[in-house]
Context: one part of a larger RNA
RNA sequence: UGACGGGGACCCGCACAAGCGGUGGAGCAUGUGGUUUAAUUCGAAGCAACGCGAAGAACCUUACCAAAUCUUGACAUCCCGAUGACAGUUGUGGAAACACGAUCUUACUUCGGUACAUUGGAGACAGGUGGUGCAUGGUUGUCGUCAGCUCGUGUCGUGAGAUGUUGGGUCAAGUCCCGCAACGAGCGCAACCCUUGUCCUCAGUAGCCAGCAGGUAAAGCCGGGCACUCUGGGGAGACCGCCAGGGACAACCUGGAGGAAGAUGGGGAUGACGUCAAAUCAUCAUGCCCCUUAUGAUUUGGGCUACACACGUGCUACAAUGGUGUCUGACAGAGGGAAGCAACCCCGCGAGGGCAAGCAAAUCCCAAAAACGGCAUCUCAGUUCGGACUGCAGGCUGCAACCCGCCUGCACGAAGCUGGAAUCGCCAGUAAUCGCAGAUCAGCAUGCUGCAGUGAAUACGUUCCCGGGUCUUGUACA
Numbered sequence: 001u002g003a004c005g006g007g008g009a010c011c012c013g014c015a016c017a018a019g020c021g022g023u024g025g026a027g028c029a030u031g032u033g034g035u036u037u038a039a040u041u042c043g044a045a046g047c048a049a050c051g052c053g054a055a056g057a058a059c060c061u062u063a064c065c066a067a068a069u070c071u072u073g074a075c076a077u078c079c080c081g082a083u084g085a086c087a088g089u090u091g092u093g094g095a096a097a098c099a100c101g102a103u104c105u106u107a108c109u110u111c112g113g114u115a116c117a118u119u120g121g122a123g124a125c126a127g128g129u130g131g132u133g134c135a136u137g138g139u140u141g142u143c144g145u146c147a148g149c150u151c152g153u154g155u156c157g158u159g160a161g162a163u164g165u166u167g168g169g170u171c172a173a174g175u176c177c178c179g180c181a182a183c184g185a186g187c188g189c190a191a192c193c194c195u196u197g198u199c200c201u202c203a204g205u206a207g208c209c210a211g212c213a214g215g216u217a218a219a220g221c222c223g224g225g226c227a228c229u230c231u232g233g234g235g236a237g238a239c240c241g242c243c244a245g246g247g248a249c250a251a252c253c254u255g256g257a258g259g260a261a262g263a264u265g266g267g268g269a270u271g272a273c274g275u276c277a278a279a280u281c282a283u284c285a286u287g288c289c290c291c292u293u294a295u296g297a298u299u300u301g302g303g304c305u306a307c308a309c310a311c312g313u314g315c316u317a318c319a320a321u322g323g324u325g326u327c328u329g330a331c332a333g334a335g336g337g338a339a340g341c342a343a344c345c346c347c348g349c350g351a352g353g354g355c356a357a358g359c360a361a362a363u364c365c366c367a368a369a370a371a372c373g374g375c376a377u378c379u380c381a382g383u384u385c386g387g388a389c390u391g392c393a394g395g396c397u398g399c400a401a402c403c404c405g406c407c408u409g410c411a412c413g414a415a416g417c418u419g420g421a422a423u424c425g426c427c428a429g430u431a432a433u434c435g436c437a438g439a440u441c442a443g444c445a446u447g448c449u450g451c452a453g454u455g456a457a458u459a460c461g462u463u464c465c466c467g468g469g470u471c472u473u474g475u476a477c478a
Stems, first nucleotide, its partner, number of pairs: 001478002003475003007472007015462002019426005026316008034307002042053002064302007073125001077124002079121006088103006106115003127291002130289003136285002138280003141276001143274001148187006154163003167178003193268004198236007207226003212223001239262001242256005318419001322378004327374003335366003340359002345354003385416001390411007432454002435451004
């Protein structure tokens, strides 16, 4: 100087407390461990691994296993020879790579050749998702959006160092004020950026319809209009600016007015010096080591989907604040659409199928929002709760759903009656609950990322648990 203390003082955080809802019990989904296996590819490991890499494993992907194949190679550059199309298209055989046929027959030229493509050969080399993240770059997590981390000059100390950065107040903040052997400065904080909340202005189609007029069974459907909504450019607005009180007359704090909004208005992006030899050599790049008829490459099939079990994360429930009805009436936002989204109509109980208008979309479509309201029924039961599992019949995608996809109908109808110890999230448009969309994607979501609807309870407070910050103290530690 740090670090640590079951030392002290002060302060903060869904840290506790006060509340609400979960997990832990059940079934299933998914990830992991373990076990099994020819293989169940690899990585991730307290918080900070475990719906994580994977925004989507039937083949492919794919790295793993078995079998069958290739050896200058699937891919790149260079040399020599051959061909002009041996390429492409298509047929046969084969499990396939591949082999053999059919068809087709390159361009330029100074006629020397050149370019391009295929094939054969020789080696230089290619290739490696092989090893090392404890050789590395880059990227990322974490403490933590915590308020800290430093420097120049000066001063003090023999020196390591100290001071500044401590103290008194204050703040979300090393934020600001005052004081002070310090005076200044930098990286952080804040602000500048995006979005949302109010108003003004400009613009008015594909959006809108107040007034005018026409028209209809009805409808902005048509004329017309741009007032309103809305869209998207520009601007205004919030600054403790005003008032009162407190405070050192300071910084600032408390209350009030006005205002759409009040004290950082809400949300996002933004992550200092560093810590963990943290993660990643399998995104990529890369040193060194290793393989080179194989640890490289190709193909078919299998596996990554196994299953006495254990754990994590979720979904669905255990019902009446509920279930059911091909019953009935509403109200969103944000997105996507051409190898696409697909209306209306017809067929089917349905998944879906047929036909096909419109739309590269403020025009058309996906699209039905659902919870909610109305009416009816069930009457507390393992039930009209719950839906696992299973049987049959179907649909869709795709070369192909056996291993191993999703969906529909009928039948079947398991556990489960609110969950031990323990443990998690959340303070406001939040929790809880309800649907909708998107990426990936042929198909496949209870995951992920967004979007709006309905919409609470509680917070006395800081004694205690956990984490963090500042000052101080002790010394078993460096």